[in-house]
RNA sequence: GAAGUCCGCCGGGCAGCCGCUGUGCCUUCAGGCAUGGAGGAAAGUCCGGGCCCCACAGAGCAGGAUGCCGGCUAACGGCCGGGCGCAGCAAGUCGCAAGACCCAAGGCGACGGACAGGGCAACAGAGAGCAGACCGCCGAUGACCCGCGUCAGCGGGUACAGGCAAGGGUGAAACGGUGGGGUAAGAGCCCACCGCGGACGUGGCAACACGGACGGCACGGUAACCCCCAUCCGGGGCAAGGCCAAAUAGGGAAGCCAUGGCGUGGCUCGCGCCGCUUCCGGGUAGGCUGCUAGAGCCCACCGGCGACGGUGGGCCCAGAUGAAUGGCUGCCCACGACAGAACCCGGCUUACAGGCGGGCUUCCACC
Numbered sequence: 001g002a003a004g005u006c007c008g009c010c011g012g013g014c015a016g017c018c019g020c021u022g023u024g025c026c027u028u029c030a031g032g033c034a035u036g037g038a039g040g041a042a043a044g045u046c047c048g049g050g051c052c053c054c055a056c057a058g059a060g061c062a063g064g065a066u067g068c069c070g071g072c073u074a075a076c077g078g079c080c081g082g083g084c085g086c087a088g089c090a091a092g093u094c095g096c097a098a099g100a101c102c103c104a105a106g107g108c109g110a111c112g113g114a115c116a117g118g119g120c121a122a123c124a125g126a127g128a129g130c131a132g133a134c135c136g137c138c139g140a141u142g143a144c145c146c147g148c149g150u151c152a153g154c155g156g157g158u159a160c161a162g163g164c165a166a167g168g169g170u171g172a173a174a175c176g177g178u179g180g181g182g183u184a185a186g187a188g189c190c191c192a193c194c195g196c197g198g199a200c201g202u203g204g205c206a207a208c209a210c211g212g213a214c215g216g217c218a219c220g221g222u223a224a225c226c227c228c229c230a231u232c233c234g235g236g237g238c239a240a241g242g243c244c245a246a247a248u249a250g251g252g253a254a255g256c257c258a259u260g261g262c263g264u265g266g267c268u269c270g271c272g273c274c275g276c277u278u279c280c281g282g283g284u285a286g287g288c289u290g291c292u293a294g295a296g297c298c299c300a301c302c303g304g305c306g307a308c309g310g311u312g313g314g315c316c317c318a319g320a321u322g323a324a325u326g327g328c329u330g331c332c333c334a335c336g337a338c339a340g341a342a343c344c345c346g347g348c349u350u351a352c353a354g355g356c357g358g359g360c361u362u363c364c365a366c367c
Base pairs, nucleotide, nucleotide: 001363002362003361004360005359006358007357008356009355010354012332013331014330015329016328017327018326020037021036022035023034024033025032026031039338043349044348046347047346048345049344050343051237052236053235054234063233064232065231066230067229068082069081070080071079072078083111084109085108086107092101093100094099112228113227117226118225119222120221134168135167136164137163138162141161142160143158144157145156146155147154148153176194177193178192179191180190181189195217196215197214200211201210202209203208241289242288243287244286251280252279253278254277255276256275260274261273262272263271264270296315297314298313299312300311301310302309303308333336
C1' cells in the first nucleotide's frame, strides 16, 4: 500500500422569527424573563432485574425454562475468554483443465445423557437393527450329465441343494477404511497402517489436548420424541400501589322528641322500627402522588487478555396525561434513512439514506 473480515461511533450544521410544553423567578394576572425538552433503536414486548401489591413454616409433586468449560453481572436464555465440532472464501500445494487437498482472520452450532427405560425412521430398497441377498461371485461339499479308468478315482460341464458378501444397485443412514496375505469364491479369517475403545501417564482450574500398555472390529442414528440428570422459577403488574375527597344513596355512635305512631304481647315494663339534631368512617366522580438523581452520564488513573471492577474529579440530561418536543425563512454541505418517550434499568431481535474511526489476517514493495 492492497484485499478480506470484524467491531465501535455519528445520524445534517449554523443563524433569525413564530409556536407548544416541564421547572424557577417576577407580575399590573394579560403575560414577561431564564432554563430543560426523544432514540440508537424511544419499536417488537422475546428474556432478566429493580420497585409495588397479594400469598407464603419447611420439604416434595405437577408445570416451565436453561444445558461444552471457566469467568462477568443485581440478574439473564445476555456478555467476555477458552475448548470441541461443522461448513468454507482468499492465499497456498497438486493439476493442461475440470477440480481435489489444505484452509488465515472471520462465520455457524438448543454443544448434558443413546449400557436407566420406552418409542420412531416416510420414499426407495433384497435388507433399517444385534438385518439382508435383487443383480452378482463360487463350484470346496452333496446331486445330476459327459469322457477316461488299472474300478481307489481323475478331468470337464450344469447350477438343483448350497457357500459368499468382494463388486453393482437403493437410501439421509447398509454393521469400520486402505493395502497385502489367504480362499472354490469370500470374509478382521490373518497381518500392517489408519480409525475406534482404552487402564494409565503428562499438560490444563476445567471443557479438553497429547502420548498410550492392551483390546478387538462392536457398543449405528434420533433426546428441536417421551424420558433421565443438574441448575433456576410463588402470582400479578404503574390501569401496580399510596393519599385527599363532592353530589346522591346507604352505614355506625350519641342525644332529643306533644313520653307520638307502628310491631311484639292478654296488659304493663322492656325491646325493635319510624322522626329530628350532632359527630364519625368507608367509598364513586374528580384531584394529588408514585414520576424520574439513576445498577445514571463524562473524564482521568489503577487492576484484568477481556466482559467488567475500583478510586478520584466533574455534571444534572424529557416527565406529559387530549398527552409538548413543531413550523417558516436564509446560507452551507457529502442533500439527510429508520423512526416518536408514557414507572425505570440491563440485554436480545428487528428497521435504517449516508458518513467517520479502529482491530485482526493474508499478500505485495522497501529498510